[in-house]
About this RNA: Model confidence (mean pLDDT): 78 of 100. Two RNAs folded together computationally: RNase P RNA and transfer RNA, 462 nucleotides in total. Rfam match: Bacterial RNase P class A. Rfam links the family to the GO terms tRNA processing, ribonuclease P activity and dimeric ribonuclease P complex. The family's RNA type in Rfam is ribozyme.
RNA sequence: CAAGCGAGUCGGGCGAUCGCGGUCGGCCAUGCGCCGGCUGAGGAAAGUCCGAGCUCCAUAGAGCGCGGUGCUGGGUAACGCCCAGGCGGGGUGACCCGACGGAAAGUGCCACAGAAAAUGACUGCCCGCCCCUCGUUACAGGGCGAGCGAGGGUGAAAAGGUGGCCUAAGCGACCACCAGCGGUCCGGGUGACCGGGCCGGCUAGGCAAACCCCACCGGGAGCAAGAUCAAAUAAGAGGGUGAGGCGCUACGGCGCCGGGGAGUGGCUCGCUCUCUGCCCUCGGGUAGAUCGCUUGAGGUUGCCGGCAACGGCAACCCUAGAGAGAUGAUCGCCGCCCGGCGUUUCUACGCCGGGAACAGAACUCGGCUUACAGACUCGCUUGGAGC
RNA sequence: GGGCGCUUAGCUCAGCGGGAGAGCACUGCCUUCACACGGCAGGGGUCGCUGGUUCAAUCCCAGCAGCGCCCACCA
Numbered sequence: 001c002a003a004g005c006g007a008g009u010c011g012g013g014c015g016a017u018c019g020c021g022g023u024c025g026g027c028c029a030u031g032c033g034c035c036g037g038c039u040g041a042g043g044a045a046a047g048u049c050c051g052a053g054c055u056c057c058a059u060a061g062a063g064c065g066c067g068g069u070g071c072u073g074g075g076u077a078a079c080g081c082c083c084a085g086g087c088g089g090g091g092u093g094a095c096c097c098g099a100c101g102g103a104a105a106g107u108g109c110c111a112c113a114g115a116a117a118a119u120g121a122c123u124g125c126c127c128g129c130c131c132c133u134c135g136u137u138a139c140a141g142g143g144c145g146a147g148c149g150a151g152g153g154u155g156a157a158a159a160g161g162u163g164g165c166c167u168a169a170g171c172g173a174c175c176a177c178c179a180g181c182g183g184u185c186c187g188g189g190u191g192a193c194c195g196g197g198c199c200g201g202c203u204a205g206g207c208a209a210a211c212c213c214c215a216c217c218g219g220g221a222g223c224a225a226g227a228u229c230a231a232a233u234a235a236g237a238g239g240g241u242g243a244g245g246c247g248c249u250a251c252g253g254c255g256c257c258g259g260g261g262a263g264u265g266g267c268u269c270g271c272u273c274u275c276u277g278c279c280c281u282c283g284g285g286u287a288g289a290u291c292g293c294u295u296g297a298g299g300u301u302g303c304c305g306g307c308a309a310c311g312g313c314a315a316c317c318c319u320a321g322a323g324a325g326a327u328g329a330u331c332g333c334c335g336c337c338c339g340g341c342g343u344u345u346c347u348a349c350g351c352c353g354g355g356a357a358c359a360g361a362a363c364u365c366g367g368c369u370u371a372c373a374g375a376c377u378c379g380c381u382u383g384g385a386g387c
Numbered sequence: 388g389g390g391c392g393c394u395u396a397g398c399u400c401a402g403c404g405g406g407a408g409a410g411c412a413c414u415g416c417c418u419u420c421a422c423a424c425g426g427c428a429g430g431g432g433u434c435g436c437u438g439g440u441u442c443a444a445u446c447c448c449a450g451c452a453g454c455g456c457c458c459a460c461c462a
Base pairs, nucleotide, nucleotide: 001383002382003381004380005379006378007377008376009375010374012334013333014332015331016330017329018328020040021039022038023037024036025035026034027033028031042358046369047368049367050366051365052364053363054222055221056220057219061269062268063267064266066218067217068216069215070214071085072084073083074082075081086100087098088097089096090095101213102212106211107210108207109206110205122152123151124148125147127145128144129143130142131141160178161177162176163175164174179203181200182199183198184197185196186195187194188193226291227290228289229288236282237281238280239279240278241277244257245256246255247254248253259275260274261273262272263271284461285460286459298317299316300315301314302313303312304311305310336355337354338353339352340351341350342349343348388458389457390456391455392454393453394452397411398410399409400408405442413429414428415427416426417425435451436450437449438448439447
């Protein structure tokens, strides 16, 4: 210098005028008021994909079902997130990617092609008998029977690989080496796992983002949750369902057993409430106010512990809260980028014109994912050149 | 704001791991004087998009995009 990898920061600045939400203060003319001060979007506020807080229903209970997660260790309030490591794959490399438990628990599937898709035999190789064949024999061909799993071919995938020995032909049938599997022992590591020794049977196909098994986790609903107050209408219509019994009594009721319904979307039990009521559908009324509502697993800086994620301590800071939903518009100057012209050896300077993304809080956090013009910082790799 | 569902031919839908299909519509021919009806034949598809699992994806999984539905309080 070129090409690239990883981590991170920012997402124009200042001023003027007009306008808007919230809040505080003041004023009088007390209202759809005026004036002034302060404050007012993001790294994703988004998708709503996960995890929580909070609220209601048992302080969220038991069993089955269902759903989710899936190498190991750690972090965290928790997680499907993050960090570190192991293993596998990719890249020359920096580095990146991985739903990465179990297929010798079971069931199932593997289309077409192919003989066969997991009790393999189409062609083939070899042996015996028969026919051709007539006296005998051999070759070729055909048929039957038996053996073989080597060669060919099919397929995404074909029953360990190479070499040898054996054989009628062959074969882990046997042998050597290699790959892979199971068991056991030793060493290292918290562990996943790694290194090594011995033994075994010789070989075990793929799919679990198919059912399933194993381990762990999960009660449901969601701020339109929920709480308080106010206003108004109809004592509305249709349908469904219902089961009561016993005992005591001071005759008012009470207790026990059984049954129905509700308690936010699987079933059963349990728990709570309720029973002349409960459920469903249609219809009616109000569509108002306050709280929840922003101080929180909060942020910044420093020190300490830890490889890191993160944690601990101290100091400092307060940073939007609407309810049809504010956070905007115009102008000027400066900064950035692009193009043109002029001066100029280059650098640079001046003038004119243009451009600047994705997007938009609504109960609140922690993540993930997706969108994004551009600018900057740090560390590293490969190649080339120079000193 | 929150919860849920759907996307396959021009329209309405089925299919749910191995051929992309049905009805209506469209085109051509026959029938008719002509049209309709009827009969015969035919064409038409990025299965919303992008990745992943698998030998193989409309189907299974994930992420995007588009469309649609539901919700408050009172008695």